[in-house]
Record summary: Transfer RNA from Parasporobacterium sp., 72 nucleotides, folded computationally. It matches the Rfam family "tRNA". Gene Ontology term of the family: triplet codon-amino acid adaptor activity. RNAcentral holds the sequence, with entries from ENA. Its mean pLDDT, the model's own confidence on a scale to 100, is 81.

RNA sequence: GCGUCCGUAGCUCAAUGGAUAGAGCGCAGGCCUCCGGAGCCUGAAGUGCGUGUUCGAUUCACGUCGGACGCA
Numbered sequence: 001g002c003g004u005c006c007g008u009a010g011c012u013c014a015a016u017g018g019a020u021a022g023a024g025c026g027c028a029g030g031c032c033u034c035c036g037g038a039g040c041c042u043g044a045a046g047u048g049c050g051u052g053u054u055c056g057a058u059u060c061a062c063g064u065c066g067g068a069c070g071c072a
Base pairs, nucleotide, nucleotide: 001071002070003069004068005067006066007065010025011024012023013022018055027043028042029041030040031039048064049063050062051061052060
């Protein structure tokens, strides 16, 4: 330098054009309890960035940034 794949919550992963973007672990608050680190309830937290296509984009196109692998 070229090619392929990946980037979503603090972490690990879903969702692949549609309605409010979900789950586990973790975190905060509450309940329970002699105590809570066990159990139950509630909550906060989000699509790498830009442009475009579309009535509608996490999803599609182009560019760009970062990472992994392969080729040179």